Model confidence (mean pLDDT): 82 of 100. Small-subunit ribosomal RNA from a metagenome, 1536 nucleotides, folded computationally.
RNA sequence: AGAGUUUGAUUCUGGCUCAGAACGAACGCUGGCGGCGUGGAUUAGGCAUGCAAGUCGAACGAGAAGCUAUCGCUUCAAUCUUUCGGGAGAGAAGAGGUAGUGGAUAGUGGCGGAAGGGUGAGGAACACGUGGGUAAUCUACCUCGAAGUUGGGGAUAACUUUCCGAAAGGAAGGCUAAACCGAAUGUGACCAGUUCUUCGCAUGGAGAACUGUUUAAAGCUGGGGAUCUUCGGACCUGGCGCUUUGAGAGGAACCCGCGUCCUAUCAGCUUGUUGGUGAGGUAAUGGCUCACCAAGGCUUACGGGUAGCUGGUCUGAGAGGAUGGUCAGCCACACUGGGACUGAGACACUGCCCAGACUCCUACGGGAGGCUGCAGUCGAGGAUCAUUCGCAAUGCGCGAAAGCGUGACGAUGCGACGCCGCGUGGAGGAUGACAGCCCUAGGGUUGUAAACUCCUGUCAUUUGGGAGCAAGGACCCAUGUGUUAAUAGCACGUGGGUUUGAUAGUACCAGAAGAGGAAGCCACGGCUAACUCUGUGCCAGCAGCCGCGGUAACACAGAGGUGGCGAGCGUUGUUCGGAUUUACUGGGCGUAAAGGGUGCGUAGGUGGCGUCGUGUGUCGAGUGUGAAAUCUCAUCGCUUAACGGUGAAACUGCAUUCGAAACUGCGGCGCUAGAGUACUGGAGAGGGAAGCGGAAUUCUUGGUGUAGCGGUGAAAUGCGUAGAUAUCAAGAAGAACACCGGUGGCAAAGGCGGCUUCCUGGACAGAUACUGACACUGAGGCACGAAAGCUGGGGGAGCAAACAGGAUUAAAUACCCUGGUAGUCCCAGCCGUAAACGGUGUGCACUUGGUGUGGGAGGAUUUGACCCCUUCCGUGCUGGAGCUAACGCGUUAAGUGCACCGCCUGGGGAGUACGGCCGCAAGGCUAAAACUCAAAGAAAUUGACGGGGGCCCGCACAAGCGGAGGAGCAUGUGGCUUAAUUCGAUGCAACGCGAAGAACCUUACCUGGGCUUGACAUAGCGACCCUUCGGGGGUGGAGGCGAAAGUUUCCUUUACGAUUACAGGUGCUGCAUGGCUGUCGUCAGUUCGUGCCGUGAGGUGUUGGGUUAAGUCCCGCAACGAACGCAACCCUUGUGUUUAGUUGCUAUCAGAGGUGAUGAGCCUUUGAGCACUCUAAACAGACUGCCUGUGACAAGCAGGAGGAAGGUGGGGAUGACGUCAAGUCCGUAUGGCCUUUAUGCCCAGGGCUGCACACGUGCUACAAUGGUCGGUACAGAAGGAAGCAAUACCGCGAGGUGGAGCAAAUCCCCAAAACCGGCCUCAGUUCGGAUUGGAGUCUGCAACUCGACUCCAUGAAGUUGGAUUCGCUAGUAACGGCGUAUCAGCUACGGCGCCGUGAAUACGUUCCCGGGCCUUGUACACACCGCCCGUCACAUCAUGAAAGCCGUCUGCACCCGAAGUCGCUGAUCCAACCCUUCACAGGGAGGAAGGCGCCGAAGGUGUGGGUGGUGAUUGGGAUGAAGUCGUAACAAGGUA
Repeated sequence: AGAGUUUGAUUCUGGCUCAGAACGAACGCUGGCGGCGUGGAUUAGGCAUGCAAGUCGAACGAGAAGCUAUCGCUUCAAUCUUUCGGGAGAGAAGAGGUAGUGGAUAGUGGCGGAAGGGUGAGGAACACGUGGGUAAUCUACCUCGAAGUUGGGGAUAACUUUCCGAAAGGAAGGCUAAACCGAAUGUGACCAGUUCUUCGCAUGGAGAACUGUUUAAAGCUGGGGAUCUUCGGACCUGGCGCUUUGAGAGGAACCCGCGUCCUAUCAGCUUGUUGGUGAGGUAAUGGCUCACCAAGGCUUACGGGUAGCUGGUCUGAGAGGAUGGUCAGCCACACUGGGACUGAGACACUGCCCAGACUCCUACGGGAGGCUGCAGUCGAGGAUCAUUCGCAAUGCGCGAAAGCGUGACGAUGCGACGCCGCGUGGAGGAUGACAGCCCUAGGGUUGUAAACUCCUGUCAUUUGGGAGCAAGGACCCAUGUGUUAAUAGCACGUGGGUUUGAUAGUACCAGAAGAGGAAGCCACGGCUAACUCUGUGCCAGCAGCCGCGGUAACACAGAGGUGGCGAGCGUUGUUCGGAUUUACUGGGCGUAAAGGGUGCGUAGGUGGCGUCGUGUGUCGAGUGUGAAAUCUCAUCGCUUAACGGUGAAACUGCAUUCGAAACUGCGGCGCUAGAGUACUGGAGAGGGAAGCGGAAUUCUUGGUGUAGCGGUGAAAUGCGUAGAUAUCAAGAAGAACACCGGUGGCAAAGGCGGCUUCCUGGACAGAUACUGACACUGAGGCACGAAAGCUGGGGGAGCAAACAGGAUUAAAUACCCUGGUAGUCCCAGCCGUAAACGGUGUGCACUUGGUGUGGGAGGAUUUGACCCCUUCCGUGCUGGAGCUAACGCGUUAAGUGCACCGCCUGGGGAGUACGGCCGCAAGGCUAAAACUCAAAGAAAUUGACGGGGGCCCGCACAAGCGGAGGAGCAUGUGGCUUAAUUCGAUGCAACGCGAAGAACCUUACCUGGGCUUGACAUAGCGACCCUUCGGGGGUGGAGGCGAAAGUUUCCUUUACGAUUACAGGUGCUGCAUGGCUGUCGUCAGUUCGUGCCGUGAGGUGUUGGGUUAAGUCCCGCAACGAACGCAACCCUUGUGUUUAGUUGCUAUCAGAGGUGAUGAGCCUUUGAGCACUCUAAACAGACUGCCUGUGACAAGCAGGAGGAAGGUGGGGAUGACGUCAAGUCCGUAUGGCCUUUAUGCCCAGGGCUGCACACGUGCUACAAUGGUCGGUACAGAAGGAAGCAAUACCGCGAGGUGGAGCAAAUCCCCAAAACCGGCCUCAGUUCGGAUUGGAGUCUGCAACUCGACUCCAUGAAGUUGGAUUCGCUAGUAACGGCGUAUCAGCUACGGCGCCGUGAAUACGUUCCCGGGCCUUGUACACACCGCCCGUCACAUCAUGAAAGCCGUCUGCACCCGAAGUCGCUGAUCCAACCCUUCACAGGGAGGAAGGCGCCGAAGGUGUGGGUGGUGAUUGGGAUGAAGUCGUAACAAGGUA
């Protein structure tokens, strides 16, 4: 830092997707160790159990166990004694009494339970953050200061007695302490008043003096010499406490500025509401509350949704965006709702009261509870831990202290959840082992990897040693200072000693042993690092996007290999990034999404020149604050790192003080360049109203006139003999205004067109004067606003939706025609939209030109004008710079800037639904979501295509000649049939094609029979023979069965046997291929290098003007050259020359034979010859070379000469780049697949020949230009040995017999039409020959299926062929025969060649077909056999409406009204104080219960609103390989 994806390719726009980082994560596979962190994100769902807030005996009364002492009692008992009955009895045990000690335990009291800990439900708020204010406040404990601490009184828990209750708990009587309550004092404080000082920011504050009112207290504990004593103490002294008060610190409370999410489809909200006066209330201000008065207050308010806020965290270059877990600050909450009490502090997490829901106990009467503390449990969930140890440390509460308590905290455990570190070994080691995988079979790779050798010892294991966190406090000893009368005590120190560790025998250190215990996950088509094999066969599957998979998958699955990361790796989810894809930094709006239809104008935003002031913004400096942690930097500590310590910086902010004054704002005073007003002038379809006019159309009346008119591609409907159309005259009506008329004019836009008059708006030009910034834009708002439409009233000629009829058509609810109603017109009122477009908002300024045109002014000139020059305003074209993706725009900007407004953010859904506003309605304005796609789109490029255009060519049409299509036959194909009718070829470009020849063979097909290393190839093995020992060669005969193949037997012999690799396949795939071929097309095209143009695809060249058969040539040209094609070179034919002369030739010469007449002549032949013909080689010849004309002085074209031939002379071979996945795996070759006693091989027979039918290609005909009979001529090119075959003979003939000659210029095979003559005379014939019968010939092993030919007989259809269609432009068509390959023979009438006879026609390019070039349009690119639209039908999905139904939130009204505060009452009750009294007692003050009232939660009733779910049915929408109907759009898309 980018990349993939729209296209055939390109540029752009634009979305989607990916690579990065992060996480309180989860899931899959895997898992060695340690350190540091971190861990219920969901149900603020419910909770069993244990613990989480106590402490103080130095505040108080009581006081259990235990212990000690003592007393007696009971039991036992050593020992002593004994009358032997017993007695004494130290001592032991038990129960009890008393006293002491002890201090459990509960209670009273004090302090603390408002901290710490948890959670984020609620809350959009002064809740939080930040900065201020309190002159409007409170503050326990703590610190400092001042003063005091006197003297009395009355109760009540505990305890005890009795009672109630299941329990929880409660009631009554009695005893007692601190607590509690009066009184005194009053430093002080509070309040009131007077005076003074001082300060401030409005109310006001602070201080001082004086007077007056009110107002405190408590003790506990240690020590002590003298004195006193009731022997308790007093007294002195220390400490702790208590009271009043001042100050501080920390904490709390209130108020204010600013900041703090989405939604306008929430636009108005509000009655304690806003303010005032007074009162109440509070620590305190305040409608906080109340009474009265006034009518205000707020406005992104009000409403809805969502959310704890912040320091920070993640991401990012930053600006931003997202987020708020752990840690820290603040807030809120504690089962849900309400409430107060106590207290310094709460409306209180483990307090109280009430209501509700839920759970538990119950004796049914009634009670108890609150894990959002730590563990733990259930549930829900994709998902989150131990019912652990310890108070050793840190901190907190209490205490004088020891100490106690502390699930705060410190630790350990569990989880790869994260970050960090370490290890799983290191070095050497190549016949490069084996196995695996691949392979072109050679090898390659895994791979120094392993084995093996030598080492090391981290971690883990084991053995031993073994910290730091511990310092304090307490106690003991010694000692200093202070207090004090004190060497006592106490306080504060100093030194020494003793004592305290959960983690934990852990960290760490040392020793031991042995490579031993420790590697996986994902990916490998592109993006994106990494490739092969096998399997699968649009299946199974993959996929983040593009997309893979239909038999050779680098994309699925497995394997090998490779890449990446590594105790992890992937996936999923979420956030930011990439995304400049919301654009502040940093985007756009002519055509891609996007300028409002137009103007006026409110708020707002912005605003000319000069000067003065101010100091809002702005800039600078200082101060305060911006908590700590985090981030950054430096340094230090854990072996390193993570982590942590210390310091710095930073915290971009806010507040405040001082300063500056350029710019901005504000205020004052001026100015005239912006803007406006006045004056003069001309232009104009600007607007409104009234009047007038002619042409045309239609209608009415009359005249003339007669059979049609009208309409169309062609028709018909329609009109017309009742007189149309046409024509003349007169009249009526309505609407629109030809020519002028013009990218001319005017207007804001919509729009405005005959003429005249009236009213009226704006712009422009000119020259002066005036005002003095009055300006620009413009959210809302208001006005205008084509056509169509609507309401009411008129009008209605023409035109004309709807409608009717006629045509067209498969249909035709259309296009065309004939009619025709709304409407179009006028008045009044709605509607408010258009491709309302320049698809371009308005205003101002600036920036090279050229050329038209409208309006005005000036100059010059003129008699006056025009032309011309300058200038202002408008309106066009062209074009420079610049801009633009390109197209294009270009002083009328889409250039360069400023100001303001509107609008856009992928396509579809959708300008739709719902809601709201407007409208009579139609409908308009505003305006989503679910869902779905990976595109949709703009411009340009190359092609292709067009029922677009231009030019050109071709037997393409036309002009001709002859055919096909009708008949019969032949042949091929389809179809049908069949056991099989083998297979292929299928528009042109399959169909007399592969097949240059199916009776068997061929043959691939069918039936039947047989063989299995095979019919064929290679290699190897064992035998055998020969041998020169190297090696080489070879491998019978007879018989049976059988259709044959084959099988079997025997004989001879050496001559045979077994087996593996394999062999074979006309089996599949021509869509895996090579090669070959067809076709466009013998059409003139197809490209390249360099240069140039373009961002680019691409273009140019190759286009243009001519010309040609031709991209052939010439000219021009940002092109210059070149290649493959064209042409030429090659073959053949046409002319000549030369050479050669056998088998060819024979003119001349000589000879022989035959015929004839012994002649001439003719024929044959020999010699001789090579003149001629011919043969076959070489050469010549033709090149627009020459002439004339034309053309651009060109290329060329036209004509002519010469010439055998003239403009490529004729013909052939030759086929560019490419297209059709064209054809061929059955010619051969060949990858892959399949088969292997068969899909191979052999054999016999059959089939390929089968026949209701259809088509193609041919032959023969239909006849007289003919048929037939007779006669008579003339070729070329081929072929010939298992061959061609002569003369001769036989046969009517096919043919036979026979065999000369010939491996050929020698011999053989060789014409017909034509010509001459006769007959036939227009008939189904003397045409035609099919078919059939008979008889034959030939080939062949064999002519039945299934050959050809001959003869005799038979004698079918057919009398020139519908629609349609084919070939041919000269030695061509047509007609005639001849040869030949294949081949035993033949289906040949086919193919390939040869010669003979030998025409007609072409005006021309409008049309049909095909092609070439240029151009144009395109939504096509598989390229028009393209693309594509809508209904209907089916399936799925989301969504709207809907009678309703169900939830949830909430407003308003009313009812009921708990607890509780407050107020009133308080006849009942009451210890402290006062009065009376001796006193029980009485009264007073005061208080309490109870009652009443206001408010008041939950609950209830009624009625609205919001929101969600569901709903028969219904609406459209989206999606879906092959459904139906049409063909609307894209080309002039066939009606633009």
The sequence is in RNAcentral, with records from SILVA.